[in-house]
This record gives sequence, C1' cells and structure tokens, in this order.
RNA sequence: AUAGAACAAAGGCAAAUCCGUCCGAAAGGCGGAGACGCAAAGCCACGGGUCUAAGCCGUUCCCUGAAGGGACGGGAUGACAGCCGGGUUGCUCGG
Repeated sequence: AUAGAACAAAGGCAAAUCCGUCCGAAAGGCGGAGACGCAAAGCCACGGGUCUAAGCCGUUCCCUGAAGGGACGGGAUGACAGCCGGGUUGCUCGG
C1' cells in the first nucleotide's frame, strides 16, 4: 500500500419494544432503558427507492360583506445512511 474477514483480542454501534415535562405539522430526530443484529450499523441525501405533507397548488363543500373553515387530490423544500448503489474516513487480524 491493498477488491480478503477464517480465527483471536481490544473495544464500538444498537433493531423491535417501552419511557420522556425534549424538538418537529408529520415522517422523523434527540435522551434513557433494551438487544435483533452489524467489519464500517462511522460520515455524506450524489443516483434509485421508501416515508411524511406544514406552507403551497387544484377541485369541492360550508359560511360570509370580506376574511375564514372542512373534505379530497397533487406536491419536497422535510426525512430515512440499519433499503440498494455511489463517495469518503477508519480499528484489528490475514495474505
């Protein structure tokens, strides 16, 4: 330096679920408990995918002087890195 992970060690992370007087419209995040798993389950939303839909747009209804409110649909600028790919950094061991 490196397209490997069988064995060993040091350690690391933490799904579901539960809790929270936390953040968020929600998805989700954060903190605590927990442990299904993980050799990048470290980091980055770049491509695909998935989730959400507050603002916004459309249709429609209610009400109205106007403002306003409800339902349905659309829609990322929101989110997921433990869905896949890509990028990037890195521990141990082996060759």
c-di-GMP-I riboswitch aptamer, 95 nucleotides, folded computationally. It was read from a public genome assembly, where an Rfam model found it. The coordinates come from a structure-prediction model, not an experiment, and the mean pLDDT is 87.